RNA sequence: GCUCGGGAGAUACCCGCAGCCUGACUGCGGGAACCGAAGGGGCAAGGGGCAGCUCUAAACUCUCAGGUAAAUGAACCGGGC
Numbered sequence: 001g002c003u004c005g006g007g008a009g010a011u012a013c014c015c016g017c018a019g020c021c022u023g024a025c026u027g028c029g030g031g032a033a034c035c036g037a038a039g040g041g042g043c044a045a046g047g048g049g050c051a052g053c054u055c056u057a058a059a060c061u062c063u064c065a066g067g068u069a070a071a072u073g074a075a076c077c078g079g080g081c
Stems, first nucleotide, its partner, number of pairs: 001081006011032001013031007033068003039064001040062003046056004
């Protein structure tokens, strides 16, 4: 890395337009709330270099992205290759 399995959190939110006979459902646009475990950004006690300074982590933090019924996805873990 591939494959199989496990895998959390948070509005099936509100408004408008359209598809549809109606409803449900779906698509597009707008609005506010919320989540953190794709990805991305940020930082230090300590440690390294060291004149000044500088480098260094995450499941911590930010929520840009992503996500908030199911499905999909999902850090991380286990089996196989």
The RNA shown here (Glycine riboswitch aptamer) has 81 nucleotides and comes from a bovine gut metagenome. RNAcentral holds the sequence, with entries from MGnify. Its mean pLDDT, the model's own confidence on a scale to 100, is 81.